[in-house]
RNA sequence: UGAGUAGCACAAAUGGUCGCGCCUUUAUUUAAUAAAGGUGAGGAAAGUCCGGGCUUCACAGGGCAGGGUGCCGGAUAACGUCCGGUGGAGGCGACUCCAAGGCUAGUGCAACAGAAAUAUACCGCCUGUAGGGGAACCGCGUUGCGGCCCUACCGGUAAGGAUGGAAAGGUGGUGUAAGAGACCACCGCUCUUCUGGUGACAGGAGAGGCCAUGUAAACCCCACCCGAAGCAAGACCGAACAUGAAGCGAUACAGUGGCCCGCUGUGCUUCAGGGUAGGUCGCGCAGCAUCAGCGCAAGCGGAUGCUGGAGCCACAUGGCAACAUGUGGUCUAGAUAGAUGACCAUUCGAGACAGAACCCGGCUUAUCGUGCUGCUCAUACU
Numbered sequence: 001u002g003a004g005u006a007g008c009a010c011a012a013a014u015g016g017u018c019g020c021g022c023c024u025u026u027a028u029u030u031a032a033u034a035a036a037g038g039u040g041a042g043g044a045a046a047g048u049c050c051g052g053g054c055u056u057c058a059c060a061g062g063g064c065a066g067g068g069u070g071c072c073g074g075a076u077a078a079c080g081u082c083c084g085g086u087g088g089a090g091g092c093g094a095c096u097c098c099a100a101g102g103c104u105a106g107u108g109c110a111a112c113a114g115a116a117a118u119a120u121a122c123c124g125c126c127u128g129u130a131g132g133g134g135a136a137c138c139g140c141g142u143u144g145c146g147g148c149c150c151u152a153c154c155g156g157u158a159a160g161g162a163u164g165g166a167a168a169g170g171u172g173g174u175g176u177a178a179g180a181g182a183c184c185a186c187c188g189c190u191c192u193u194c195u196g197g198u199g200a201c202a203g204g205a206g207a208g209g210c211c212a213u214g215u216a217a218a219c220c221c222c223a224c225c226c227g228a229a230g231c232a233a234g235a236c237c238g239a240a241c242a243u244g245a246a247g248c249g250a251u252a253c254a255g256u257g258g259c260c261c262g263c264u265g266u267g268c269u270u271c272a273g274g275g276u277a278g279g280u281c282g283c284g285c286a287g288c289a290u291c292a293g294c295g296c297a298a299g300c301g302g303a304u305g306c307u308g309g310a311g312c313c314a315c316a317u318g319g320c321a322a323c324a325u326g327u328g329g330u331c332u333a334g335a336u337a338g339a340u341g342a343c344c345a346u347u348c349g350a351g352a353c354a355g356a357a358c359c360c361g362g363c364u365u366a367u368c369g370u371g372c373u374g375c376u377c378a379u380a381c382u
């Protein structure tokens, strides 16, 4: 310098104008308006695929059914996640990928091709028998016969060819009529055993000639785990009108600012309507105490103090790491028809995927580009 690999950070910037949600304060005034100030999306907010918190319902215990997970050890609140290993696959390498228990428990399936797909003889090779041939080669006892060549048949054979993803372990040799784990050596496989390791497993020794393909994200078997539904969960406060029922009442009752007259009207109470409409909480770090305040209520936020937290960040210690412990800091979106936007100007490399809706830990998927760090390979120079 080029190519690659692993991880991390950022996600156009600055200014102006207009607009929107929430909070605080002030003013006007009774539920809103105005002004000022503060604050206002993401690395995935997404898919809703896992795990948990939380909520309601169910639940003595056990079993069946159903669903999930599946090498070993560890981490964690938990996980199908993460970390470190083992084995396998790919890459020169850094490194990446793997649903990686059991098809010698049983059952099923395996298109096409091929003779045959769990069993086979199509070609080929070989012994034998029968028939034929006389061009070549060889032998002999030479017009011929045999080897030889051709055809057919009975057998042997799984070495070679051909089909296929797969054809009864592989390579080499011995052996044989030709062949074959038939036998031998090495490698592979299975079993036994020894050593090392927490373990997956690794290494060594011995035995068995090796009853036998693939598929379990096919049924199934084995081991372990799982109650169901989800914030429209759910908890709380709680009307008004119509209408209906019951009771009281015309010597009544209500209104007319207190009383009387007068005038006007037909009511008043309870229940149903209805735990309905609507509202509050859940819910924006949590809990408690004190202070002052708001709301009819359920409840609410503010200040100060204390305590706490599977949250986030930094540091220290321990650990290979995931992570744990301690200290300090931070916990500033939050609606309920749903805000987070638009335009203009300047700059550059011309700006991707995309939008919170109870919260948290993961996974997966989408993503213009920019920067940083570790490592690998190649080339050149010193």
Base pairs, nucleotide, nucleotide: 001378002377003376004375005374006373007372008371009370010369012347013346014345015344016343017342018341020040021039022038023037024036025035026034027033028032042353046364047363049362050361051360052359053358054230055229056228057227066226067225068224069223070222071085072084073083074082075081086100087098088097089096090095101221102220106219107218108215109214110213122161123160124157125156126155128153129152130151131150132149133148137147138146139145140144169187170186171185172184173183174182188210189208190207191206192205193204194203195202196201234281235280236279237278243272244271245270246269247268248267252266253265254264255263256262285308286307287306288305289304290303291302293300294299309331311330312329313328314327315326316325317324318323348351
This is a predicted structure of a 382-nucleotide RNA (Bacterial RNase P class A) from a Clostridiales bacterium. The organism belongs to Eubacteriales, within Bacteria. It is recorded under the gene name rnpB. Its mean pLDDT, the model's own confidence on a scale to 100, is 75.